Annotation: RNAcentral holds the sequence, with entries from MGnify. The RNA shown here (transfer RNA) has 73 nucleotides and comes from a soil metagenome. Its Rfam family is "tRNA". Rfam classes the family as a transfer RNA.
RNA sequence: GCCUCCGAGGUCAAUUGGAAAAGGCGUCACGCUUCGAACGUGGAUACAGCAGGUUCGAUUCCUGCCGGGGGCA
Repeated sequence: GCCUCCGAGGUCAAUUGGAAAAGGCGUCACGCUUCGAACGUGGAUACAGCAGGUUCGAUUCCUGCCGGGGGCA
């Protein structure tokens, strides 16, 4: 330099055009308990790397850039 894959809450992660962006873990409160753990109930937490474009509508499609993984030279 070229090719390719990826970028979503604290973390893992479903969603590939119209969902309140699912769910697990974690976290907070309450219940339970002698106190905890476990368990149960409830709450908070991301508009999706950045900027444009297409569209009535974009996390999703297209372009550029940024960052990361892999391959070739």